[in-house]
RNA sequence: GCUGCAGUAGCUCAGUGGGAGAGCGUCUGGCUGAAGACCAGAAUGUCGUCGGUUCAAAUCCGGCCUGCGGCA
Numbered sequence: 001g002c003u004g005c006a007g008u009a010g011c012u013c014a015g016u017g018g019g020a021g022a023g024c025g026u027c028u029g030g031c032u033g034a035a036g037a038c039c040a041g042a043a044u045g046u047c048g049u050c051g052g053u054u055c056a057a058a059u060c061c062g063g064c065c066u067g068c069g070g071c072a
Base pairs, nucleotide, nucleotide: 001071002070003069004068005067006066007065010024011023012022013021018055026042027041028040029039030038048064049063050062051061052060
């Protein structure tokens, strides 16, 4: 230099055009002598960034950034 994949909650990930979600974690309450486990509830997010397409974009297209891999 060329190229492939990935970037969504604190962490691991799902979601392939119209409702942003799960598990774990965190917080509050219940239970307990206390803690754990269990039960109930709550808070989480500019969907990497900037543009484009579309009535509508996490999702499609392009540039850029970051990480990992391959080729040179």
The RNA shown here (transfer RNA) has 72 nucleotides and comes from a Candidatus Martarchaeota archaeon. The coordinates come from a structure-prediction model, not an experiment, and the mean pLDDT is 83. NCBI's taxonomy places the organism under Archaea, Thermoproteati, Thermoproteota. It matches the Rfam family "tRNA". Rfam describes the family as follows. Transfer RNA (tRNA) molecules are approximately 80 nucleotides in length.